Record summary: This is a predicted structure of a 112-nucleotide RNA (SAM riboswitch aptamer (S box leader)) from an uncultured bacterium. Its mean pLDDT, the model's own confidence on a scale to 100, is 85.

């Protein structure tokens, strides 16, 4: 990189330095974010709970397998549902909801 699988409506920073224009993965619309410094990247701080250790409880002779906790260790994540729509049903006169899909994409263990 490739393949399949889970997960993606909770949660977490008014911090520190650094850079200096654009971001919000990609089209096409909206809408936010930003020189009062945003996106990145680095430290610290924090959030969950995939993986991995460590403690209980159940099942098995047993390798194990299942459930509860923890948060040491490997990631990850700290605007906004993955910021929303785009396809498909649906309620409305409209304005504007409601619910469902797919692609893609993201994050993790796992297999090549």
């Nucleotide at each position: 990189g490739g393949c399949a699988c889970a997960u993606c409506g909770a949660g977490a920073g008014u911090g520190g330095c650094g850079c200096g224009a654009g971001g919000g993965a990609u089209c096409u619309g909206g809408c936010c974010c930003c020189a009062u410094g945003a996106c990145c990247g680095c430290c610290c701080a924090g959030c969950a709970a995939c993986c991995u250790g460590u403690c209980c409880c159940g099942c098995g002779c047993a390798u194990g397998c299942g459930g509860a906790a923890u948060a040491a260790g490997g990631u990850g994540c700290c605007a906004a549902u993955g910021c929303c729509a785009g396809c498909c049903c649906u309620g409305g006169a409209a304005a504007c909801g409601g619910g469902g899909a797919a692609a893609c994409g993201a994050u993790g263990g796992g297999c090549c």